[in-house]
Molecule: transfer RNA
Organism: Minisyncoccota bacterium
């Protein structure tokens, strides 16, 4: 430089145009003599910019970053 894949809560991971979900972690509570286990609740995210659309994590353009391959 060229080709391909990817970027979603703190971490991992779903979501092919219509309420952004789950697990772990965190916080609060219940249980317990205390702690752990267990149970309940809460908090927390779509890489940036622009476009299409009534509506975009999702489709299009461009940029950034990571990984794989080629030279």
């Nucleotide at each position: 430089u060229c080709g391909g894949a990817g970027g979603u809560c703190g971490u991992c991971u779903a979501g092919u145009g219509g309420u952004a979900g789950g697990a772990c972690a965190g916080u609060g509570g219940g249980u317990u003599c205390u702690g752990g286990c267990c149970c309940c609740a809460c908090u927390a995210a779509c890489c940036g910019a622009g476009g299409u659309u009534c509506g975009a994590a999702u489709c299009c353009u461009u940029g950034c970053c990571u990984c794989c391959g080629a030279g």